[in-house]
RNA sequence: CUUCCAUCAUGGCCAAGUGCUUGUAAUAGCAUGGCGCAAAACUACGGGUCUUUUUUAGAUAGCCGAGUUGCCGAG
Numbered sequence: 001c002u003u004c005c006a007u008c009a010u011g012g013c014c015a016a017g018u019g020c021u022u023g024u025a026a027u028a029g030c031a032u033g034g035c036g037c038a039a040a041a042c043u044a045c046g047g048g049u050c051u052u053u054u055u056u057a058g059a060u061a062g063c064c065g066a067g068u069u070g071c072c073g074a075g
Base pairs, nucleotide, nucleotide: 005073012037013036017032018031019030020029021028035062041068042067043066045065046064047063048060049059050058051057
C1' cells in the first nucleotide's frame, strides 16, 4: 500500500411509530424513537420498485449492481 473482516478500542448511522413542516403524489426535512447495519457514508451510472400533471418529470443509495471515500488491525 492492497485485499479481507477475526479480535480489541473509539465510536458512527438510524427502521417502524409519533409530533411539526414540505410536496399533486411517491417522498423528503427537523425533533423524538431504535428495528437493525462493518460502509445503513457519498454518487441516480445500469437494473428494479414507487409516484405523477404519464414528461427530456420526480422519488428510492436501509432493493440489487457499479463507482468514489473512510475507522480498528489478527491474517